[in-house]
A computed fold for a 147-nucleotide part of an RNA from an Erysipelotrichales bacterium, annotated as small-subunit ribosomal RNA, 3' minor domain. Taxonomically the source falls in Erysipelotrichales (Bacteria, Bacillati, Bacillota, Erysipelotrichia). Rfam family: Bacterial small subunit ribosomal RNA. Its mean pLDDT, the model's own confidence on a scale to 100, is 80.
Context: one part of a larger RNA
C1' cells in the first nucleotide's frame, strides 16, 4: 500500500519434474528343455602292464592304466516369464514465472450468508436439488458468566 483493497478458476506462453502409452533397446537374477568340455565317482567285452599271488618257465589270477559307457557337471543354445533402467508418436494432470485472456466464485449481510457430504448440470471460477454445521450479519427474547 488499507475496497481504486483482496482474491478464484478455465484459457494462452515458457520452463521443470512426473503418470499413462503401440512399442523399441539394454542390465540382472532365476525357471524349463537341449547340448555337454575338464574332472570326481561308478561300470566295463576286447586291449596294455615291472612290483602282489600261483608257477622252473610259458601262462594264469589279482590289481592298475588307457579306451568305451553312465551319474554329476562349466560354457553354450532354445523357450516363456520376472525385475530394473533407457528411450517412445501421442496423452493426463502437477509446479514455477513479470505480465496476458475470459469472467467475479470467496473475503463486508461480498451484493443469492458461508461451509461440509452427495447427485446432476455448466467455458471457467461455479450453479441447482437433497441432507447437515454455524465456524452467519441484523433485530428481539431467554439462560449463564464477569464488572
Nucleotide at each position: 500500500c488499507a475496497c481504486c483493497g483482496c482474491c478464484c478458476g478455465u484459457c494462452a506462453a515458457a520452463c521443470c519434474a512426473u503418470g499413462g502409452g503401440a512399442g523399441u533397446c539394454g542390465g540382472c537374477a532365476a525357471u524349463g528343455c537341449c547340448c555337454g568340455a575338464a574332472g570326481c565317482c561308478g561300470g566295463u567285452g576286447g586291449c596294455a602292464c615291472a612290483a602282489c599271488c600261483u608257477g622252473c618257465a610259458a601262462a594264469g589270477g589279482a590289481g592298475u592304466g588307457a579306451g568305451c559307457c553312465g551319474u554329476c557337471g562349466a560354457a553354450g543354445g532354445c523357450a516363456g516369464g520376472g525385475u530394473c533402467g533407457a528411450u517412445g508418436a501421442c496423452u493426463g494432470g502437477g509446479g514455477u514465472u513479470a505480465a496476458g485472456u475470459c469472467g467475479u466464485a470467496a473475503c463486508a449481510a461480498g451484493g443469492u450468508a458461508u461451509c461440509c457430504c452427495u447427485a446432476c448440470g455448466g467455458g471457467a471460477a461455479c450453479g441447482u436439488g437433497g441432507g447437515g454445521a454455524u465456524g452467519g450479519a441484523u433485530c428481539a427474547c431467554c439462560u449463564c458468566c464477569u464488572u